Formats: sequence, C1' cells, structure tokens
RNA sequence: GCGCGGGAGAGAGCUGAGCCCGGCCUUGAGGCCGGGCGAGGCCGCCGAAGGAGCAACCGCCCCGGAAUCUCUCAGGCAGAAGGACCGCGC
Repeated sequence: GCGCGGGAGAGAGCUGAGCCCGGCCUUGAGGCCGGGCGAGGCCGCCGAAGGAGCAACCGCCCCGGAAUCUCUCAGGCAGAAGGACCGCGC
C1' cells in the first nucleotide's frame, strides 16, 4: 500500500425555489388543500478523511520527525457514503 471485518460524535433544526402523488372546485386555462422529495440561504453543533497550530514525546540530536491535544478552512450532524484507529491475510 491492497483486500476483508469492526469503527464514534454532533438538529432526520428553521426557511424554502422547484418537482411528484392524492383530493376538491372549474366549460376551460387554472386555483385551493393535504402529503412526500428537495437545490439554495440562516442559526446551532461535532470531530476520527484531509489541513493548520502548540507541543508531550521520539530520533541518526542543536537539527529533524512529531499526536488521539488544540483550531474548525475543508469535511460531517436520519439512512447511505466517508471514517482516525484496531484485527486478520498478501
């Protein structure tokens, strides 16, 4: 590094263009009601991709490497995906 397995935290928040389904009204265009999905925006929050900072610590030692700590730029807050790290195999 690859494959398999395990793998947490934090609102399924508010608003909402648009789309879909059902019902009703209507000569008709269209309108209304209910439900579902939902880009974008706003607020709150998380920390275990990545990134950054301090530095415990480490080393071939006066120079380097550096975190699970800190910050949240990115990322994430139903599910899915992702996922530091751990185990097994190559």

Glycine riboswitch aptamer from uncultured Allosphingosinicella sp., 90 nucleotides, folded computationally. The sequence is in RNAcentral, with records from MGnify.